[in-house]
This is a predicted structure of a 184-nucleotide RNA (c-di-AMP riboswitch aptamer (ydaO/yuaA leader)) from a Frankiaceae bacterium.
Lineage of the source: Bacteria > Bacillati > Actinomycetota > Frankiales > Frankiaceae.
The model forms 96% of the base pairs in the Rfam consensus.

């Protein structure tokens, strides 16, 4: 390198990001073999999963009556009317497509407000918000308060419509009260 054989790929956290069938691929681990070859099994700590189809179940956004709120700049092109001119054409106006922007506004998410320092990146303080192995509440303790995205718009919303199911870590184990499920 390129096979064999035998044994596996588990339990958990954030997060909606999962679950069940079916198919086909991959990996880890130890012994082995080199072309009709793989000895006979042994061990089983440690490590090790995805694609694709089919259901299923999560989780978002848009959108009525009621009710609530009140609407931007810049380039380029450029419809349409108006004026001057014998005519081409000049000058106003400027619906309307595309482009791109701010202190417009809006979406997912806990990831936010206030105050003080600082040109501004950010630092400190408060208040608030999320997490942390059966759920809820209480104490203690220990983290996190990011990113991304729509593009001038999109409140609330029935019906109807339309996206998403990803990625990032752990191999643990604080008490208390009420629950709740398996077991026996």
């Nucleotide at each position: 390198c390129c096979g064999c054989a035998c044994g596996g790929c588990g339990c958990g956290c954030c997060a909606a990001a999962u679950c069940c069938u079916g198919c086909c691929g991959g990996c880890c681990g130890u012994g082995c073999g080199g072309g009709c070859a793989a000895u006979c099994a042994a061990a089983g700590a440690c490590a090790a999963c995805g694609g694709c189809a089919g259901g299923a179940c999560c989780g978002g956004g848009g959108g009525a009556c009621c009710c609530a709120c009140c609407c931007g700049c810049g380039g380029c092109c450029g419809a349409u009317c108006g004026u001057c001119g014998u005519a081409c054409g000049a000058c106003g106006u400027g619906a309307g497509a595309c482009c791109g922007c701010a202190c417009g506004g809006g979406g997912u998410g806990a990831a936010g407000c206030c105050g003080g320092c600082g040109a501004a990146a950010g630092c400190c303080g408060g208040c608030c918000g999320g997490g942390c192995a059966c759920c809820u509440u209480c104490c203690a303790g220990c983290c996190c308060g990011a990113a991304c995205c729509c593009g001038u718009c999109a409140g609330c919303u029935g019906a109807c419509u339309u996206c998403g199911g990803a990625g990032g870590c752990g191999c643990g184990c604080g008490g208390a009260a009420g629950g709740g499920a398996u077991u026996u």